[in-house]
Context: one part of a larger RNA
RNA sequence: GGCGCACGGGGGAUGCCUAGGCUCUUGGAGGCGAAGAAGGACGCGACAAGCUGCGAAAAGCCCCGGGGAGGCGCAAAUGGCCUGAGAUCCGGGGGUAUCCGAAUGGGGCAACCCGUCCGGCUGAAGGCCGGACACCCGGCAGAGGAUGCCGCGGGGCGAACGCGGGGAACCGAAACAUCCAAGUACCCGCAGGAGAAGAGAACAACAGUGAUUCCGCCAGUAGCGGCGAGCGAAAGCGGAGGAGCCCAAACCGCAGGGGUCAAGGCCCGUGCGGGGUAGAAGGACCGUCGUGAGGGACCGCGGAGGCGAGCGGAAGCGCCUGGAAAGGCGCGCCGUAGCGGGUGAAAGCCCCGUACGCGAAGCGGAAGCGGCCCGGACGGGAUCCUGAGUAAGGCGGGACCGGAGGAAUCCUGCCCGAAUCGGCCGGCACCAUCCGGCAAGGCUAAAUACUCCCAAGAGACCGAUAGCGGACAAGUACCGUGAGGGAAAGGUGAAAAGGACCCCGAACAGGGGAGUGAAAGAGAACCUGAAACCGUGCGCCU
Numbered sequence: 001g002g003c004g005c006a007c008g009g010g011g012g013a014u015g016c017c018u019a020g021g022c023u024c025u026u027g028g029a030g031g032c033g034a035a036g037a038a039g040g041a042c043g044c045g046a047c048a049a050g051c052u053g054c055g056a057a058a059a060g061c062c063c064c065g066g067g068g069a070g071g072c073g074c075a076a077a078u079g080g081c082c083u084g085a086g087a088u089c090c091g092g093g094g095g096u097a098u099c100c101g102a103a104u105g106g107g108g109c110a111a112c113c114c115g116u117c118c119g120g121c122u123g124a125a126g127g128c129c130g131g132a133c134a135c136c137c138g139g140c141a142g143a144g145g146a147u148g149c150c151g152c153g154g155g156g157c158g159a160a161c162g163c164g165g166g167g168a169a170c171c172g173a174a175a176c177a178u179c180c181a182a183g184u185a186c187c188c189g190c191a192g193g194a195g196a197a198g199a200g201a202a203c204a205a206c207a208g209u210g211a212u213u214c215c216g217c218c219a220g221u222a223g224c225g226g227c228g229a230g231c232g233a234a235a236g237c238g239g240a241g242g243a244g245c246c247c248a249a250a251c252c253g254c255a256g257g258g259g260u261c262a263a264g265g266c267c268c269g270u271g272c273g274g275g276g277u278a279g280a281a282g283g284a285c286c287g288u289c290g291u292g293a294g295g296g297a298c299c300g301c302g303g304a305g306g307c308g309a310g311c312g313g314a315a316g317c318g319c320c321u322g323g324a325a326a327g328g329c330g331c332g333c334c335g336u337a338g339c340g341g342g343u344g345a346a347a348g349c350c351c352c353g354u355a356c357g358c359g360a361a362g363c364g365g366a367a368g369c370g371g372c373c374c375g376g377a378c379g380g381g382a383u384c385c386u387g388a389g390u391a392a393g394g395c396g397g398g399a400c401c402g403g404a405g406g407a408a409u410c411c412u413g414c415c416c417g418a419a420u421c422g423g424c425c426g427g428c429a430c431c432a433u434c435c436g437g438c439a440a441g442g443c444u445a446a447a448u449a450c451u452c453c454c455a456a457g458a459g460a461c462c463g464a465u466a467g468c469g470g471a472c473a474a475g476u477a478c479c480g481u482g483a484g485g486g487a488a489a490g491g492u493g494a495a496a497a498g499g500a501c502c503c504c505g506a507a508c509a510g511g512g513g514a515g516u517g518a519a520a521g522a523g524a525a526c527c528u529g530a531a532a533c534c535g536u537g538c539g540c541c542u
Stems, first nucleotide, its partner, number of pairs: 001541009015527001016491002020462002022459007029451002031157002039100003042055003046078001050074002061094006070082003105114003115133007135154002137151005161192001162190005172179001176226001202209002213240005223231002244443003247387001251274005257268004279421001281386004285380005294374003298371004306363002310358003316331005332349002334338001340352003393415007402428001423438005478485002498526001501513004
């Protein structure tokens, strides 16, 4: 020096554990905000750095309800205090709520600075206290966009979901340009608990269907496509759900306005009310009859079931082992409860619970009731009405399964520009026949999408290098000018019983006794304690 064995040090793997996470299910909720939000700054404790709570009335104030013996948060200790005159705690309502922040009197480098008016404090003030004073929109007054008054109007925030306005590139095509990625990411606007769509100028095919949406099929079909990569329907069928309506116009009435006039009138236009809403065309209009069955998605009353702080809620003892009984043995008991958790180990009967039953305020809202609103039929057929810079067309784009193609259909920036029911559009160029429908106004639940959040529950989900980045003072420490990036870090014991006292040392660290404990080789650098690595002893070899 090497190897081996043993015993230590070191280290924190492994096992076990779970306070946290992940995914999903059912139900709820789906918003908050100028009555000042979300989010912050700064404060508030006897002593108080952090977290939590709160706001100058500051770990809190008042009231109602629950509850019933302890309490003054995490969090020990000291010093004090509260509480059967019911505290702490839980549910609900109210009060207070600095400063910043949409931030809104003006300014500003957020949490600061400076005003005006009215009222108050004060002897007074340049000091202090209270209130008001931003902008936009709508309504009313007004000649007016001046001005005044009124508005629980708007503004900002919010995880995803929705619709709209804009809109990439990487990538793929084994290069790349059309194409793809993709109308994706991203930006902007707007809305709601959903949103969008929606009541046929639709499909279909000689038979018919009967708004929209969503799911399964149709079907990777028909098609599109440097016919490459790739993209990719619809009808129809089966389901979920189910709902249909209102205007504009003709015509009538009322009230204003304008033009003209021979002052009789005629013409133009506005507001409101009635009327009316269709494609077997319907309506106006004229005639006849009739006064309405019924319906509602609107408002109010109403309050069922439900949720809800919480309440009740059965039944076990003895012996043995052990530090400890829930284990073993013996003999019992309850069960609409033998889900689960805890208790010194393994408990139906010890504790919390569980089945079951009950429950205030409040939340929520079914039936029902009332209001209000909607809501006729037949015949006639001359006249009138039935959405115009629209439809269609041209040019340029875009959307559809359809990349300009034979290219219908839909949207529209520019140009043009009809018809008016004897009408118009569509049925994939176009024409005819046939069939379907009635554009150029509007509204409309449900079935559908999502989950920041609440409650309950589940897992052939994780178990501390896993599972959220985060089980712990975590979006913290730390890094970055900044946008932004972003950790590590769990476990004594049943109970602190957390080692009084003595000794070595320095008055430390550390250690030896003693004591606690079942265990201290559980001693706080604390369960278990692998390997690397470092030592000591012994053996063998060199």

Model confidence (mean pLDDT): 87 of 100. This is a predicted structure of a 542-nucleotide part of an RNA (large-subunit ribosomal RNA, domain I) from a mouse gut metagenome.